[in-house]
The part of an RNA shown here (small-subunit ribosomal RNA, central domain) has 354 nucleotides and comes from a Candidatus Vogelbacteria bacterium. It was read from a public genome assembly. It matches the Rfam family "Bacterial small subunit ribosomal RNA".

Context: one part of a larger RNA
RNA sequence: UUGGGUCUAAAACAUCCGUAGCUUGCUUUGUAAGUCUUGUGUGAAAUCGGGCCUCUUAAGGGUCCGGCGGGCACAAGAUACUGCAGAGCUUGAGACCGGGAGACGCAAGGAGUACGGCGAGGGUAGCGGUAAAAUGUGUUGAUCCUCUCUGGACUAACAAUAGCGAAGGCACCUUGCGAGAACGGAUCUGACAGUGAGGGAUGAAGGCUAGGGGCGCAAAGUGGAUUAGAUACCCAUGUAGUCCUAGCAGUAAACACUGCACACUAAACAUUGAGGCCUCCUCGAGAGGUUUCAGUGCUGUACCGAAGGGGGAAAGUGUGCUACCUGGGAAGUAUAGUCGCAAGACCGAAACUU
Numbered sequence: 001u002u003g004g005g006u007c008u009a010a011a012a013c014a015u016c017c018g019u020a021g022c023u024u025g026c027u028u029u030g031u032a033a034g035u036c037u038u039g040u041g042u043g044a045a046a047u048c049g050g051g052c053c054u055c056u057u058a059a060g061g062g063u064c065c066g067g068c069g070g071g072c073a074c075a076a077g078a079u080a081c082u083g084c085a086g087a088g089c090u091u092g093a094g095a096c097c098g099g100g101a102g103a104c105g106c107a108a109g110g111a112g113u114a115c116g117g118c119g120a121g122g123g124u125a126g127c128g129g130u131a132a133a134a135u136g137u138g139u140u141g142a143u144c145c146u147c148u149c150u151g152g153a154c155u156a157a158c159a160a161u162a163g164c165g166a167a168g169g170c171a172c173c174u175u176g177c178g179a180g181a182a183c184g185g186a187u188c189u190g191a192c193a194g195u196g197a198g199g200g201a202u203g204a205a206g207g208c209u210a211g212g213g214g215c216g217c218a219a220a221g222u223g224g225a226u227u228a229g230a231u232a233c234c235c236a237u238g239u240a241g242u243c244c245u246a247g248c249a250g251u252a253a254a255c256a257c258u259g260c261a262c263a264c265u266a267a268a269c270a271u272u273g274a275g276g277c278c279u280c281c282u283c284g285a286g287a288g289g290u291u292u293c294a295g296u297g298c299u300g301u302a303c304c305g306a307a308g309g310g311g312g313a314a315a316g317u318g319u320g321c322u323a324c325c326u327g328g329g330a331a332g333u334a335u336a337g338u339c340g341c342a343a344g345a346c347c348g349a350a351a352c353u354u
Stems, first nucleotide, its partner, number of pairs: 004325003007308002012322001014202004021195003025089007033082002035078008048066007092192001093189003096185003104178007111155002115151003119147004126137002163170002207248006216242002221237004259321006267299001269297012303310002327354003337346003
């Protein structure tokens, strides 16, 4: 490299957008580049097959005929497919319209319980904590009860196997500004599509820079216990941090350990959104049944799989495009490079060993 693979054995980029490239609906006209047919030329010799000759024979040699020779060039033709050029179509795709659903994003305003603190009142000897204790705290009046004020963080129940988002993620209420998807209609464009090397954007927690903020929690630290020891588990404290604004960083078991898109392939059940039809109705943005589309789940046929299992939401049957894998360790290390304030990230070996 070919072949074979990528849920769990090595292997799907964290996610999306998108450049080149690759791939690409239906009808028709032309062309004839790819493709196909025919012809001509060329395709050294040796080697290979056969005949004859020859050294007495063999091997060998000579000669003639044939064959081989990825192919290349030219000419004439074919036109199904691909390409190219022209014309058209509407099913793919997009736009538009309609009424619904949603913790989708950003910003502003408001609310609530708990917790901490200041103040006031009541009240007296403990409180706190644990397996048990102690450190700690309290007569300078704690813990506890009541009231006001204040601070920061958070958003119980509803809550679901539910919903939304590309992923990360998103949950008190209201408003404003944005975005996307599904369903229904079939008004418009007329293949405008799929994937996507490079590239760009987004990206939990933790971390970094600057400025704010700091209730609670809490790496580090300190003390008390436990213990042979205890740099831990338990307890009391406690600083970064956690929160906000503006930047950086760019990683996760970023997981469904399952790339994206399209087509096809039994059924059953549950649930979310939208639509059609039927029935009931208290006529309600009510209930029930049935059906279509789109999602979320669960069982399961064919089929697949080494098995576990998967199974119309495929890991089935096919197609297009991308990424990645090739024994274990050394090692996600070293070196070089790029990026970063740093931490580090990305890319990424070998010797040696087995």